Record summary
This is a predicted structure of an 89-nucleotide RNA (c-di-GMP-I riboswitch aptamer) from Flintibacter faecis. The RNAcentral record of the sequence draws on Rfam. The model forms 100% of the base pairs in the Rfam consensus. Lineage of the source: Bacteria > Bacillati > Bacillota > Clostridia > Flintibacter.
RNA sequence: UAACUGAAACGGCAAACCGGAGGAAACGCCGGGGCGCAAAGCCAUGGGGGCUAAAGCGGCACCGCCGCCAUGCCAGCCCGGCCACCACA
Numbered sequence: 001u002a003a004c005u006g007a008a009a010c011g012g013c014a015a016a017c018c019g020g021a022g023g024a025a026a027c028g029c030c031g032g033g034g035c036g037c038a039a040a041g042c043c044a045u046g047g048g049g050g051c052u053a054a055a056g057c058g059g060c061a062c063c064g065c066c067g068c069c070a071u072g073c074c075a076g077c078c079c080g081g082c083c084a085c086c087a088c089a
Base pairs, nucleotide, nucleotide: 005087006086012037013036017032018031019030020029022027035076041082042081043080046079047078048077049074050073051072056068057067058066059065060064
């Protein structure tokens, strides 16, 4: 110095829930709030998985309901890729 590792320190992020406005929804954003996280930093045009179903298509006992479906979403679901603070053993 690098990798592995994660005792210590400086810090960082921010679950559920509540409020606001956005969205058809999933969900994201802002504020509050902290469950947790050593990558809970980034990548959805690497792979898998999950969520929603507007539009579209099909059906029905028909102006409604049901089914299929991602181009929408989840990186705090997993694998993978990239970047990264500190340093005991």